[in-house]
Context: one part of a larger RNA
RNA sequence: GCCGGGGAGUUCACUGUUGUGGCGAGCCUAAGGGUUUGAAAGCCUGUAGGCGCAGGGAAACCAACGAGCGCGCGACCACCUUCGGGUGGCGAGGCGCGGAGUCUGAAAGGGCCCGAAGUCACAGCGGUGAGAACUAGAAACCGAGCGAUCUAGCCCUGGGCAGGGUGAAGCUAGGCGAAAGCCUAGUGGAGGCUCGCAAGGGUUCUGACGUGCAAUUCGUUCUUCAGACCUGGGGCUAGGGGCUAAAGACCAAUCUAGCUCGGUGAUAGCUAGUUCCCUCCGAAGUAGAUCUUAGUCUAGUCUCAGACGAGAUGGCUGGCGGGGUAGAGCACUGAUUGAGGAGUAAGGGUCCGAAAGGAUCCGCUCUUCAUUCAAACUUCGAAUCUGUCAGCGUCGUAGACUCUGAGAAACGGGUUAGUGUGGGGUAAGCUCCACGACCGAGAGGGGGACAACCCAGACUGAGGUUAAGGUCCCAAAGUGCUGGCUAAAUGUCAAACCAAAGGGCGUCGUCAGCCUCAGACAGCGGGGAGGUAGGCUCAGAAGCAGCCACCCUUUAAGGAUAGCGUAACAGCUCACCCGCCGAGGCUAACGGCCCCGAAAAUUGACGGGGCUAAGCCAGCCACCGAGACCUCAGAGCGCAACUUCGGUUGCGUUGGUAGGAGGGCGUCCUGACUGGGCAGAAGCUGGGCCGUGAGGUCCAGUGGACCGGUUCAGGAGUGCAGAUCCCGGC
Numbered sequence: 001g002c003c004g005g006g007g008a009g010u011u012c013a014c015u016g017u018u019g020u021g022g023c024g025a026g027c028c029u030a031a032g033g034g035u036u037u038g039a040a041a042g043c044c045u046g047u048a049g050g051c052g053c054a055g056g057g058a059a060a061c062c063a064a065c066g067a068g069c070g071c072g073c074g075a076c077c078a079c080c081u082u083c084g085g086g087u088g089g090c091g092a093g094g095c096g097c098g099g100a101g102u103c104u105g106a107a108a109g110g111g112c113c114c115g116a117a118g119u120c121a122c123a124g125c126g127g128u129g130a131g132a133a134c135u136a137g138a139a140a141c142c143g144a145g146c147g148a149u150c151u152a153g154c155c156c157u158g159g160g161c162a163g164g165g166u167g168a169a170g171c172u173a174g175g176c177g178a179a180a181g182c183c184u185a186g187u188g189g190a191g192g193c194u195c196g197c198a199a200g201g202g203u204u205c206u207g208a209c210g211u212g213c214a215a216u217u218c219g220u221u222c223u224u225c226a227g228a229c230c231u232g233g234g235g236c237u238a239g240g241g242g243c244u245a246a247a248g249a250c251c252a253a254u255c256u257a258g259c260u261c262g263g264u265g266a267u268a269g270c271u272a273g274u275u276c277c278c279u280c281c282g283a284a285g286u287a288g289a290u291c292u293u294a295g296u297c298u299a300g301u302c303u304c305a306g307a308c309g310a311g312a313u314g315g316c317u318g319g320c321g322g323g324g325u326a327g328a329g330c331a332c333u334g335a336u337u338g339a340g341g342a343g344u345a346a347g348g349g350u351c352c353g354a355a356a357g358g359a360u361c362c363g364c365u366c367u368u369c370a371u372u373c374a375a376a377c378u379u380c381g382a383a384u385c386u387g388u389c390a391g392c393g394u395c396g397u398a399g400a401c402u403c404u405g406a407g408a409a410a411c412g413g414g415u416u417a418g419u420g421u422g423g424g425g426u427a428a429g430c431u432c433c434a435c436g437a438c439c440g441a442g443a444g445g446g447g448g449a450c451a452a453c454c455c456a457g458a459c460u461g462a463g464g465u466u467a468a469g470g471u472c473c474c475a476a477a478g479u480g481c482u483g484g485c486u487a488a489a490u491g492u493c494a495a496a497c498c499a500a501a502g503g504g505c506g507u508c509g510u511c512a513g514c515c516u517c518a519g520a521c522a523g524c525g526g527g528g529a530g531g532u533a534g535g536c537u538c539a540g541a542a543g544c545a546g547c548c549a550c551c552c553u554u555u556a557a558g559g560a561u562a563g564c565g566u567a568a569c570a571g572c573u574c575a576c577c578c579g580c581c582g583a584g585g586c587u588a589a590c591g592g593c594c595c596c597g598a599a600a601a602u603u604g605a606c607g608g609g610g611c612u613a614a615g616c617c618a619g620c621c622a623c624c625g626a627g628a629c630c631u632c633a634g635a636g637c638g639c640a641a642c643u644u645c646g647g648u649u650g651c652g653u654u655g656g657u658a659g660g661a662g663g664g665c666g667u668c669c670u671g672a673c674u675g676g677g678c679a680g681a682a683g684c685u686g687g688g689c690c691g692u693g694a695g696g697u698c699c700a701g702u703g704g705a706c707c708g709g710u711u712c713a714g715g716a717g718u719g720c721a722g723a724u725c726c727c728g729g730c
């Protein structure tokens, strides 16, 4: 892991509510007793007691309509009817007044209560309590015991440590000295000395191994090795205790408090699991409170039941109101630039003066004109929003709105080329708020794949038509039509999943101005002159270093010169003019597509192939394409009409997590009734048929002794895939 078996909302007490039944202003008995029985059930007692029949008040205490008035649903009755219904009467229940009781209060007023329905039993759904309360799960706490054969320390008694090195004190000899003593050579053999076996330890390779030889080993290297050394045997210290050359180390592979059993099924707002089917409805992740933010309570939102009986209203339009946002503005508050004017002379500068003082500028205050701003400015001021009323629309006697009761779940939300904002930030699949949609709890088609983007809300089966999106092949449908653009494989992407500033005599278009058959533009041929080398300057300055001026003549035209050039000249061009040629040309702005800008790590992405359209723009016609829409058949639910009460017809409806409600299937046991079985029961294997399903039934085989059925009644240890579930097998 698989298979088989086991495996989780139970029981009692009290209590709330709903239903059914008995009795009813009453209802019920409890313990006990009697009777009966094989034992029970049952039946009869039992007037203790409980609930109800009266409330108000802390209490003292006081103490209530059996109906005075009105409205009115259903039902019923009468009349009318265009058969849809209308009008009237009566009016259970219901409602509104009025009134009563009591408390408070000076009173007014206010609170509670009153025109009689309960109680007992059973059942359903909840709540609380229970040694546990759906099941399983701690880390812990406490008690009583067991442990020092591991290890820590200590005590008693034993054992062990090759061989070298070094050479302390002391001593001897010699020498020296007045002496104390010193020196030299020997001798000697000290030391928590040294090298290094055994032995102890366990440093490095961070080697081997790493389901190992091994729950700490192997190799190598290293360290101590006569001591605070190593070690055998025996003994002592015990769990908030021991022992510790101290690491919270060690106390039997367990230690920041051992192990075993018990309290114990500790507790867990946490985690996991929680077993058959179908049908109807269908959420919330918000507000307030909380030692509260992993929980819970109240409200909101969901479900179910009941009551009432006629309006309700999310949409649109209009009337009457509310607002101070966007925008705008500077009239207030505050900020802001320039100019002018008036005032001031405390402050700073300048001037005059010997000083006193004076004048002036800056500054400051006020003011005028113009200028720029504001979430916490407003003389103004929308769209939108909102209150209320009316009309329309929609819903509603097939019962809405409202009210009451019962049951919840939930109180971690998310996304958005949706809208409107705030805070922070370069930004974010960032963060906060409001509104709406969607996902959550929503399948299907499209977007390559892709919770929330586009289309579209799935009862079942079948056929057709479309939506979004597509139509060369993968792959259903056009190698469709018309007119343009692109040459970059640009592109073949609705977006998410970008590409920018800035450039382009790439190409297409729009628009404007100018020139042009009296010949434009480009090209080619020719001219491009004279006064004059203008004057000045300068070594020189001759069109062309620089300064000033920039005229006249002749002309078809030619600048006192636009560029190159020379030391200065010269020289070559240009402007300007003529000729050849013969039809468009030049300049600027705007737009479409395209190009550059354009760099990332294995070869790689238009979904791919591939495509010059099968790309882009504009238009048109077909077709494909979903569970959408339509048609047919069928099922469930709700309602209506009809009904021969069997049902038929019609309309609407049937996505769904948490969750609420309803109806069923199956297992075991009991009772009643009724069946099958060695001519083959249960169980098992394989198949046929029926049912929306849980399931049922039949056949064949196997098996070899018990097993069923009923719209019956009752009771449960009643349904498994999960819980690192338990036991067993493989």
Base pairs, nucleotide, nucleotide: 001730002729003728004727005726006725011130012129013128014127015126016125017124018123019122020121021120022119023118026051027050028049032045033044034043035042055062056061065098068097069096070095071094076089077088078087079086080085099114101112102111103110104109134273135272136271137270141263142262143261144260145259146258152237153236154235155234156233157232158231159230160229161227163195164194165193166191170187171186172185173184174183175182176181199224200223201222205219207218208217239255241251242250276664277663278662279661280660281659286299287298288297289296290295302407303406304405305404306403307402311395312394313393315392316391317390318389319388320387321386322385327380328378329377333374334373335372337370338369339368340367341366342365343364344363347362348361349360350359351358352357413439414438415437418435419434420433422431424430444455445454446453459634460633461632462631463630464629465628469624470623471622472609473608474607478621480620481619482618483617484616485615491611492610502596503595504594506593507592508591509590510589512587513586514585515584523580524579525578526577527576529553530552531551534548535547536546559574562573563572564571635654636653637652638651639650640649641648642647665719667716668715669714670713671712672710673709674708675707676706683702684701685700686699687698688697689696690695